[in-house]
RNA sequence: UUUGGCUCAGGAUGAACGCUGGCGGGAUGCCUAACACAUGCAAGUCGAGCGGUAACACUUCGGGUGACGAGCGGCGAACGGCUGAGUAACAUGUUGGUACUCGCCCCAGACUCAGGGAUAAGCUCGAGAAAUCGAGUCUAAUACCGGAUGUCCCAGUAAUGGGAAAGAUUUAUCGGUCUGGGAGAGGCCUGCAUCGUAUCAUGCUUGUUGGUAAGGUAAUGGCUUACCAAGGCUUUGACGCGUACCUGGUGUGAGAGCACGACCAGGCAGAGUGGGACUGAGACACGGCCCACACUCCUACGGGAGGCAGCAGUGAGGAAUUUUCCACAAUGGGCGAAAGCCUGAUGGAGCAAUCCCGCGUGCAGGAUGACACCUUUCGGGGCGUAAACUGCUUUUCUGAGGGAAGAAGUUCUGACGGUACCUCAGGAAUAAGGGGCGGCUAACUACGUGCCAGCAGCCGCGGUAAUACGUAGGCCCCAAGCGUUAUCCGGAAUCACUGGGCGUAAAGCGUUCGAAGACGGAUUUGUAAGUGAAGUGUUAAAUACCUACGGCUCAACCGAGGUGCUGUACUUCAAACUGCAAGACUAGAGGAAAGCAGAGGAAGCUGGAAUUCCCAUUGUAGGGGUAAAAUCCGUAGAUAAUGGGAGGAACACCAAAAGCGAAGGCAGGCUUCUGGGCUUUUCCUGACGUUGCGCGAACGAAAGCGUGGGGAGCGAAAGGGAUUAGAUACCCCUGUAGUCCACGCCGUAAACGAUGAAUACUCGGUGUACGCUGGUUCAAUCCCAGUGUGUGCCCAAGCUAACGCGUUAAGUAUUCCGCCUGGGGAGUACGGUCGCAAGACUAAAACUCAAAGGAUAGACGGGGAUCCACACAAGCGGUGGAGCAUCUGGUUUAAUUCGAUAAUAAGCGGGGAACCUUACCAGACCUUGACAUCCCGAGAAUUCUACCGAAGGGUAGAAGUGCCUUUAGGAACUCGGUGACAGGUGUUGCAUGGUUGUCGUCAGCUCGUGCCUUGAGGUGUGCGGUUAAGUCCGUGAACGAGCGCUACCCUCGUCGUGUGUUGUAUUUUUCACACGAGACUGCCCGUUUUACGCGGGAGGAAGGUGAGGAUGACGUCAAAUCAGCAUGACCCUUAUGGUCUGGGCGACACAGGUGCUACAAUGGCCGGUACAAAGGGCAGCCAACCCGCGAGGGGGAGCCAAUCCCAAAAAACCGGUCUCAGUUCGGAUUGUAGUCUGCAACUCGACUACAUGAAGUUGGAAUCGCUAGUAACCGUAAAUCAGCCACGUUACGGUGAAUCCGUUCCUGGAUCUUGUACUCACCGCCCGUCAAGUCACGAAAGAUAGGGGUGCCCAAAGUCGUGUUAUGCCGACUCGUCGGCAGCAUGCCUAAGGCAAAACUAUUGAUUGGGACUAAGUCGUAACAAGGUA
Repeated sequence: UUUGGCUCAGGAUGAACGCUGGCGGGAUGCCUAACACAUGCAAGUCGAGCGGUAACACUUCGGGUGACGAGCGGCGAACGGCUGAGUAACAUGUUGGUACUCGCCCCAGACUCAGGGAUAAGCUCGAGAAAUCGAGUCUAAUACCGGAUGUCCCAGUAAUGGGAAAGAUUUAUCGGUCUGGGAGAGGCCUGCAUCGUAUCAUGCUUGUUGGUAAGGUAAUGGCUUACCAAGGCUUUGACGCGUACCUGGUGUGAGAGCACGACCAGGCAGAGUGGGACUGAGACACGGCCCACACUCCUACGGGAGGCAGCAGUGAGGAAUUUUCCACAAUGGGCGAAAGCCUGAUGGAGCAAUCCCGCGUGCAGGAUGACACCUUUCGGGGCGUAAACUGCUUUUCUGAGGGAAGAAGUUCUGACGGUACCUCAGGAAUAAGGGGCGGCUAACUACGUGCCAGCAGCCGCGGUAAUACGUAGGCCCCAAGCGUUAUCCGGAAUCACUGGGCGUAAAGCGUUCGAAGACGGAUUUGUAAGUGAAGUGUUAAAUACCUACGGCUCAACCGAGGUGCUGUACUUCAAACUGCAAGACUAGAGGAAAGCAGAGGAAGCUGGAAUUCCCAUUGUAGGGGUAAAAUCCGUAGAUAAUGGGAGGAACACCAAAAGCGAAGGCAGGCUUCUGGGCUUUUCCUGACGUUGCGCGAACGAAAGCGUGGGGAGCGAAAGGGAUUAGAUACCCCUGUAGUCCACGCCGUAAACGAUGAAUACUCGGUGUACGCUGGUUCAAUCCCAGUGUGUGCCCAAGCUAACGCGUUAAGUAUUCCGCCUGGGGAGUACGGUCGCAAGACUAAAACUCAAAGGAUAGACGGGGAUCCACACAAGCGGUGGAGCAUCUGGUUUAAUUCGAUAAUAAGCGGGGAACCUUACCAGACCUUGACAUCCCGAGAAUUCUACCGAAGGGUAGAAGUGCCUUUAGGAACUCGGUGACAGGUGUUGCAUGGUUGUCGUCAGCUCGUGCCUUGAGGUGUGCGGUUAAGUCCGUGAACGAGCGCUACCCUCGUCGUGUGUUGUAUUUUUCACACGAGACUGCCCGUUUUACGCGGGAGGAAGGUGAGGAUGACGUCAAAUCAGCAUGACCCUUAUGGUCUGGGCGACACAGGUGCUACAAUGGCCGGUACAAAGGGCAGCCAACCCGCGAGGGGGAGCCAAUCCCAAAAAACCGGUCUCAGUUCGGAUUGUAGUCUGCAACUCGACUACAUGAAGUUGGAAUCGCUAGUAACCGUAAAUCAGCCACGUUACGGUGAAUCCGUUCCUGGAUCUUGUACUCACCGCCCGUCAAGUCACGAAAGAUAGGGGUGCCCAAAGUCGUGUUAUGCCGACUCGUCGGCAGCAUGCCUAAGGCAAAACUAUUGAUUGGGACUAAGUCGUAACAAGGUA
């Protein structure tokens, strides 16, 4: 940077929870158990239909009057109210339609005649616990019945047949009947729209689909029945399963969409569950009936009663949702002529910050910027005009007074309500919280805590300096609320219609054919389905939007008007485009003719080389194999060689970036059969084309499977040999399946160009294969040019995140198909299909993580290239073995103070621990302190003496007064006192400064401008040469610059000049100091590119940096140091500070580092002789001389040093001796005696003399230093220091080598490049088993539950049908018959119930399987680099 997920900021809610809470207005309030319900109420009314009179009132005492319980009768109860269980459906929405109906209401027409018989109530009995029921008897109607008439209506072609009525009364009305119309309501039909799932599909359906006839209904219709036919639906998703009332709308969104369906409104459905009908205009009826079931209640046990998903209310469930209120005043409904009655509809009030809107908690002034609190760099700063204080106001609050509209309708009538509102009084009075402050995201400090406690939406914070936890102060945001949780939309272009992708990030089916579907060349005419235009109807109201609209003081809210509601139906018009129909065309496609190339396919025949085996011969001891070996073969004759034979498999050279094929794939040769392609030329057909899901067909490497063959070589498995810690591997020796053939399966691969097919267009260059044309030529198969089809490379535009692609596109476009939507779980489980099996195809979820890919810079590689270094090699000398010295670890100890601890600690801090140092330990002491500043008092300071004590210290005594001065005192010092403070080598080097080590004296590290890239970044700094060097040159999109390199600086080497003490000398010199000269690849030759340079040479004291030093880039290692110093923070303060004595830092089984001395003859010892440099010296160096064996002592000259001293240099050289030995080597250790320093040498100093005489005879694995005046050997000096544990360190000179062929290897480094899964950077990362814990899931003998079907049995209530007149009732008449009803019986259907089998869904299940996750478990090291076997 891109892909891609996760997360947040916004809005919303019928919300809930936490903290908090002043007021008002408007809304809303069981989302869960369509769970169960106590109690009250929610549907009655009419006496102007009737008989009447139980209660009340009046009374003329008469049901007489007002009225009216119960009853008959009428109307209503099918509305209103509630709920959303069911329903995926003509249920709903929308658009059409008609075979239909309708009480009340409106309009119109006609009529309202004359009769009849019952019955409830009542009364009298009876049964029952009750609910309730039975019998007898009386009575009314607008109850019931038939008759007449009938404008009219119904049936019928017609004749003809059938069909009504009700009255009341106050006399003007209200009714009644029939018919027609209307309004409004309903029934039914219909096009379109309407969730998820195909792991529900060779599926569903038997009244099923259609017809005929009949029945039934208000009405069409399989609505029902009989018969006939065999249909109907379905990938445009039937059937099944799951989920769900639908809509207007609501939330969100720029929109398209997505989600939802509370309140309000329309529709539907339901009324404990299931079934059923009755009545009625209307119901299969929430507050009706019957039956069954479940549940609850009453009961005298015989029987009965009930249905809040009406309003309140209760229990239960739940995170969660209100009063058992007032009123019919308004609006509306029912009844009534009316008055009126009823109305939990409705109007109101109550509760709840649940939501929306509005208001308030005061306003103005007030700085010595008060106190408190917080912070601080101690100066201050913040809170902060905030408060106090002064003045003002009164919304709100409290009290008092007044007081509506809502009333329609002249009067009467207001639940709300003495409410809204108005006036007066009082007094700043009654009223602020919640969340946050690391980033996203507005807002920071202190303290506490110390990976604890905790936080967290994501990233993440917390391990002693936390802006992230907790608290405080301050600040930010919102505000009567603020946060949290849950859910929806948004952001998310993260399912992409608007608006995404598939070479490598997830994603092209392995390939082709092909029915459906989708799309389709040029042209004419017609049509009008799509399309476009105009109009009309509809799209309920509310909602939305607009309005200087109107009403509440505003707003929310309410009202008014307008727009809109993207839809749908119809009418008319248009005809470009698409479609459809007809005609005609040739550019697409196909065919014919003539040629061409090819490992295209199938079958058959056949060839040589090689391997192996067999036979024979020659021949003899090995062969084979490997990094090296061994197993193995061979004296029974191998390997090798020759000849002959057998058998199987594969085809060298040609051969190629080549050719062919749809892909897989195809290679010796020949023959036969056969598919496709290409080119050229005309001719023919006339769009015949492209793509192609699911279902379908065919092909499809290798491995594998089945049957039968074959089997030379190779070779899973297996065996053996090696390797290894192991080696079930890599290597070796064998070797079975297999590999081969035939037939049949399998159907997968990194089946890859990781790139679907087709068509068109878009610069070039260069190969190659096969054709064709033209040119050249005498000719051509050569060459050149062009063209077509393939196949490669490079590049432009363009595209791409980049890499890259680029006429063979990953460019520009079109068509069609397939596929993707974070990683893991998982291409897995379950189910299904296929398969002999192996397995294939299809294909989830729980759970879990905040990730995954491309590119860039680095780092790394048992990757590559180039180069360098005492890196190796070549040499010289060491270490590692011994003794000792010293440091460290460990151990020990009262303490053995502390630090350093790969390279980069360990003779380091410490360049000097007996006391001191000293930080440690034991003991004895001090507490404003050993030290600093300030204050007070006394005394100058100071010196001395005595006593006690280990000392610090304590006690007592004596001596003694100075300097300045304004005469009060002051300066310095000592003692005492007070408190601020001192003090700390206590902690943190991972809070720091400073300093240092290391990579590394390696050649690197960067910047400005420009250029390239979306960007990180790159270029420059690369490349070719060269150098010690990013040194220099050349070249190049770079041009310049900086820090480094080099040079400049110091020392040494040669010469010159000058000066010359304390140096030297008498020769121009040596020496010392100072100033100069000299070396630059300058000159010559060769070479290189003409350059830079390199090689050789000359000259020169010195030659290519002359030698050495100082000098250390950006950075790395949280490298080292808080104990050198400084310093933040923390800690101690009669001690972690201070003083002192003694001890310790010096211990000692052991281990390591660095050194010294040696092991000897290149030597030791003795004697003699010679030559340095550089240093140091006054509390010092110390000469001569004397004493001592010596260390040393005495002595005191000289010297503040080129003058004097330390001071003798040593190795060397000369002479002598020793003669290979634990020695005349070696000197440890120990004894004795001493010297010196120092208050003091016991722990624990150095040195001297004598004596003693240990280990050690050249050092295993390993390892260190050094390239020339170097290594090696030899001595000298100094710092520190009283002395010294110094054999250390730092300097100084003396003697003075060997070797470097070279860069393969080891180590370290530099540059470029490559790979990478690393970036804490290979001491990286990371995989799997096992073991432990947790979680979810699958399988499992089974178990449990559920829903929907199927079959059979039984069958309530009920409609319909049939039977029966022995029973009851009614009617008719011809009077004993007929008809009807009830009852009873019975048939069909059927709810519930029972039985049965199978399937499905869910839960559970001993055990079992894998999966995921979990700081530090086990075993290995599979992957990432050539990851050590790609």
The RNA shown here (small-subunit ribosomal RNA) has 1430 nucleotides and comes from a metagenome. The prediction has a mean pLDDT of 83. Rfam family: Bacterial small subunit ribosomal RNA. Rfam links the family to the GO terms ribosome and structural constituent of ribosome.